[in-house]
RNA sequence: CAAGAGGAUCAGGUGAUCGCGCCCGCUCUGGACCCCGGUCCAGGGUGGGUGAGGAAAGUCCGCACACCACAGGGCACGGUGCUGGCUAACAGCCAGGCGGGGCGACCCGACGGCAGAGUGCAACAGAGAGGCAUAUUGCCCGCCCGGUAGCCGCUUGCGGCAGCCAGGCGGGUGAGGGUGAAACGGCGCGGUAAGAGCGCACCGGCGUCAUCGGUGACGAUGACGGCCAGGCAAACCCCACCGGGUGCAAGACCAAGCAGGCGCGAGAGGCGGCCCGUCUCAUUUGAGCGCCGGGUAGGUCGCGUGAGCGCGGCGGUAACGUCGCGCCCAGAUAGAUGAUCGCCACGACCGGCCCUCCGGGGCUGGCCGGACAGAAUGCGGCUUAUCGAACCUCUUGACCG
Numbered sequence: 001c002a003a004g005a006g007g008a009u010c011a012g013g014u015g016a017u018c019g020c021g022c023c024c025g026c027u028c029u030g031g032a033c034c035c036c037g038g039u040c041c042a043g044g045g046u047g048g049g050u051g052a053g054g055a056a057a058g059u060c061c062g063c064a065c066a067c068c069a070c071a072g073g074g075c076a077c078g079g080u081g082c083u084g085g086c087u088a089a090c091a092g093c094c095a096g097g098c099g100g101g102g103c104g105a106c107c108c109g110a111c112g113g114c115a116g117a118g119u120g121c122a123a124c125a126g127a128g129a130g131g132c133a134u135a136u137u138g139c140c141c142g143c144c145c146g147g148u149a150g151c152c153g154c155u156u157g158c159g160g161c162a163g164c165c166a167g168g169c170g171g172g173u174g175a176g177g178g179u180g181a182a183a184c185g186g187c188g189c190g191g192u193a194a195g196a197g198c199g200c201a202c203c204g205g206c207g208u209c210a211u212c213g214g215u216g217a218c219g220a221u222g223a224c225g226g227c228c229a230g231g232c233a234a235a236c237c238c239c240a241c242c243g244g245g246u247g248c249a250a251g252a253c254c255a256a257g258c259a260g261g262c263g264c265g266a267g268a269g270g271c272g273g274c275c276c277g278u279c280u281c282a283u284u285u286g287a288g289c290g291c292c293g294g295g296u297a298g299g300u301c302g303c304g305u306g307a308g309c310g311c312g313g314c315g316g317u318a319a320c321g322u323c324g325c326g327c328c329c330a331g332a333u334a335g336a337u338g339a340u341c342g343c344c345a346c347g348a349c350c351g352g353c354c355c356u357c358c359g360g361g362g363c364u365g366g367c368c369g370g371a372c373a374g375a376a377u378g379c380g381g382c383u384u385a386u387c388g389a390a391c392c393u394c395u396u397g398a399c400c401g
Base pairs, nucleotide, nucleotide: 001397002396003395004394005393006392007391009389010388012344013343014342015341016340017339018338020051021050022049023048024047025046026045027044028043029042030041031040032039033038034037053372057383058382060381061380062379063378064377065247066246067245068244077243078242079241080240081239082096083095084094085093086092097111098109099108100107101106112238113237118236119235120232121231130184136177137176138173139172140171141170142169143168144167146165147164148163150161151160152159153158154157185203186202188200189199190198206225207224208223209222210221211220212219213218251301252300253299254298260292261291262290263289264288267281268280269279270278271277308327309326310325311324312323313322314321315320346369347368349366350365351364352363353362354361355360
């Protein structure tokens, strides 16, 4: 320098003008209360403070919290699935084992069941896809039939003998060819009519046993055994472990209006300025007033001091734990956190000038660009999206010293 691998960080800054949510102070207006100048509530003005994220997202896991249900056990259903650890918990994280990929740094794996309990599945191709399977071509043996050159015999055109070639039938074979993602170990020697773990040696795989190492998953070594043991369990299934349901629209409190219940209860309205009067409606079915319970609209809480954040020490390989110091960091409810303009920084493109080891670099002008996306009870994860900027460690290759 080039090509990569892993980790961690940021998510433009600043000024002006206008605007929004929440909190605090001052002030004005209106209302309520009483101990009469204070308190509370609502609204306006003004000053100050504060106001999204690394994923706030998907809502896929795990919890907290809340309500409902619940003797105990089992079935069903769902989830998880190598080992050890961390954690409130987890399908997360850390460390390790095993398998796979990469020259490597590293990456990926639901990775329990020798799929030897049972059931099931496998497109196309292929003879055959699971049963101590199949037989297309090939190889081999036997029988039959035919052809053909050779030898022998003689009855001279017939018989015999061994050979070669082709066909049919029966049998053996799974070594070779062929199909396929996959066809029941590899290779050599023996063996055989041809073959085959049929036998043997070595190698590979599996199982059992022993020894050693490790907390363990597992690893190393040795002996023995047969090699009829294919793949798929995020197919049913089996084994082990875990799991009650619903979600802040959970839930708690206050509480208009309407309807209901209880009590006391006789008046109410029209004509009229008022009284009298008169008319209508009530008085068992009840005007009006008071009280009560549930509770709608609406309001308050839940709801921001927390499995909290930052720095440092200690323990631990690490995840993480613990101690000390410091900090307070959005709480809206139709949902605020914004818009415009200027300057600076950054990046892309088009130019100009200069330098160059010809890869590029420096200065400068113009014109563009800034993503993904936005809280709604909170927290821990996972996954997905993302213009760009800059950092650390490591690998491979080339060149120079």
Bacterial RNase P class A from an Anaerolineae bacterium, 401 nucleotides, folded computationally. The sequence is in RNAcentral, with records from ENA. The model forms 94% of the base pairs in the Rfam consensus. The gene name in the source record is rnpB. The coordinates come from a structure-prediction model, not an experiment, and the mean pLDDT is 76.